The RNA shown here (Bacterial RNase P class A) has 390 nucleotides and comes from a Deltaproteobacteria bacterium.
Its mean pLDDT, the model's own confidence on a scale to 100, is 77.
The sequence is in RNAcentral, with records from ENA.
[in-house]
Order: sequence, then C1' cells, then structure tokens
RNA sequence: AGAGCAGGACAAAUGAUCGCUGCUUUGCCCUCGGGCAGAGGAGAGGAAAGUCCGGGCUCCACAGGACAGGGUGCUGGGUAACACCCAGUCCCGGCGACGGGAAGGAAAGUGCCACAGAAAACAGACCGCCGGGUGGCGCGGCAUUGACCGCGCCACCGGGUAAGGGUGAAAAGGUGAGGUAAGAGCUCACCAGUCCUGCCGGUGACGACAGGAGCUAGGUAAACCCCGCCCGGAGCAAGACCAAAUAGGGGAACAUGAAGGGUGGUCCGCCCGAGUUCCCGGGUAGGUCGCUUGAUUUCGAUGGUAACAUCGAAGCUAGACGAAUGAUCAUUGUCCCGGGACAGGUGACUGUUUCGGGGAACAGAACCCGGCUUAUGGCCUGCUCUAACA
Repeated sequence: AGAGCAGGACAAAUGAUCGCUGCUUUGCCCUCGGGCAGAGGAGAGGAAAGUCCGGGCUCCACAGGACAGGGUGCUGGGUAACACCCAGUCCCGGCGACGGGAAGGAAAGUGCCACAGAAAACAGACCGCCGGGUGGCGCGGCAUUGACCGCGCCACCGGGUAAGGGUGAAAAGGUGAGGUAAGAGCUCACCAGUCCUGCCGGUGACGACAGGAGCUAGGUAAACCCCGCCCGGAGCAAGACCAAAUAGGGGAACAUGAAGGGUGGUCCGCCCGAGUUCCCGGGUAGGUCGCUUGAUUUCGAUGGUAACAUCGAAGCUAGACGAAUGAUCAUUGUCCCGGGACAGGUGACUGUUUCGGGGAACAGAACCCGGCUUAUGGCCUGCUCUAACA
C1' cells in the first nucleotide's frame, strides 16, 4: 500500500429571530371552571420501522386430565420470558483474523430420490471377465475314418461374477495379500466407521485409551411420523369513571267533569287541545383516567471468564390524538471535488496547512418493556493475509 476480520462510540455544535405541543409560575377577566397575556424550563430513534418472537398490564374464560392444534429440540448458564444473550462441545467454510449450524430419532413404520445410467435401495448384468450347452468353419490325431476324439475362432442359448469401464450429488467400506473357473469381507492383516464393554478426564454435551462383535448399516424428518419439553383467548379501538340533546323504557303527580299551550301588561273572553310536568336507570356524542417512576437511567463497589446479578449514591429524560417536536440566518467542526505550499518516501502515495465550490444519510414516538430482522451516513480502535522496502 492492497484485500479483509472483529468491536466501539456518534447521529453535527453554539448563538439569534419567528413558530408548534405539554408542564410550572405570575397578572387580568368572568358564568369558578376556564380564557387571555407574560416569564421559565422540557420536547423522537439507533433503528421510533417490519409487527417476526417473548413478557408486563387489562378484560374474558377456567376442578382435574386427555385428545386435537401450534411452538421448540447439542450441553451448561443468564433472564420476568423468549425462537434472545453468554460460555462451551461437535460438524462445516476460510491460508488466516474469524464466520456459520432448526445440531433428538433414518437400527419403529410410510413416502420420495429429478437428469443421466443396465441398476437409486428385500440392489443391479449394458460393456467386460469366467466356465457350460448347441451350431458352423479351420487345423491336428487314429490297429477302429466315425452321429469319433482334441484344440482354436465365430454366432446363439441359458448361467456365474460387483474386481475393471461408463453414468450420477450419491453405486452397498478402503489398501494389500491369499483364494477362485472368473470373482467377491469369501478369508486374513492394517486403516476408517457403527454398536457393545471396561477405564480415565469433564457438572455436562463430549474427548482420550484398551478390548470385543457382526464384517458394513445410502440420503432425506424447515416430508409424514415417533420421542422429550413448552403453550387458555383477545388486545390501550384493552379497560375504568363522569355524562348533553333527541328518541325510546320504568315510576309519580295533575288531567280527559279540561291539566297545559297561544294571544295579551293582567283577568275574562277567543283559539288549539290529549296529554303535560318531574324523578329514576341504560346507552350514544363529548370529556377524564389508563399515560408514562420504570424488569428505569447514570456512576461506583462487590461476585462471575462472560451474559448478568446484588448493594450504595445521584437523577427524572415527549405524552400528542385532523396527532407537536419545525424554519431562516451567522460562526465553527466534519466529508467530497479542484488548485497551491511545506514535510516524509526510490516510488505508488501519505501527513500538515491554505484558497474556492458543493454535500450531509436511513428515517418520525402513539400503553410500556426485552430481543430479532431490515434500512442507513461518516468516524475511531484492535487484529489477519499478501506484496515491496529496511
């Protein structure tokens, strides 16, 4: 210098002006609950996102058990809980730093294994190899010239053979020797693997060693399935409280022998007239609570490899609902592009500084937490490999 691996912190800062949403406070006003004005202080995220897991909280359901359904699956630990996190085991990938694994059972049963290939799972005979039979041709043999005997080649028939060729992601252990007509774990030695036994280390997954067995068992369970463990349902539009008008329900009083209404200052009169008034309770509009003090944050100590836990001190950090959290300007920082100067280096290039121009990502809380996943900008630290130089 190039190519990578792992981790961390940040999400521009300060000031001014104009706004927006809560809170506190002061003054004024009134119908006493608010309104208006002023001041002070607060106001999105690392993912607020996807809504994929897990919990808190709320309501409903619930004697207990089983089935169904769903989830989960190496070991130990953490946690309120998890499919999350930490530390390990084994396997896989990478030269390496390091990364990945939904990692029980295929020796309970069922299914599936494309294409190619003869054959894809109670194995299989295409070529090749081996011997048998029949036929043909050739050569040789003979006290016997034959439907004779032997040998060789070719064709056909029916067998043996998994060593070799070829196909495939995968062909039923590998190498060597014996053995055989040819072959084959058919037999033996060594190696690999499986299972069993013993022993040692480890809490455990597992690892090391020794002996034995049959000689060998394909893959696939995010295919059905089997085994172990876990799981009630719905969600802040949960749910609780206050509660208008209109309509309807219940009750009481006065009325149909005229209550009540209109006209009018009042009474009479005139007109309308079968209901009128009050109370109670349910629901709706609307309002309030739920609502942000919490598995909380920061710092320190202790325990633990760590995740994390305990203790102490300090702090309060949005709470909106046609849904606030913004805009403009100035200065500085940061990044990119172009130019200059200085320094280092053989060089590629790097560092410092200066001038001009430009950019600043992903994205917006909605009951609250713990995770996962996805999106995204530049910065810093440690480590690995390669090359060159010393």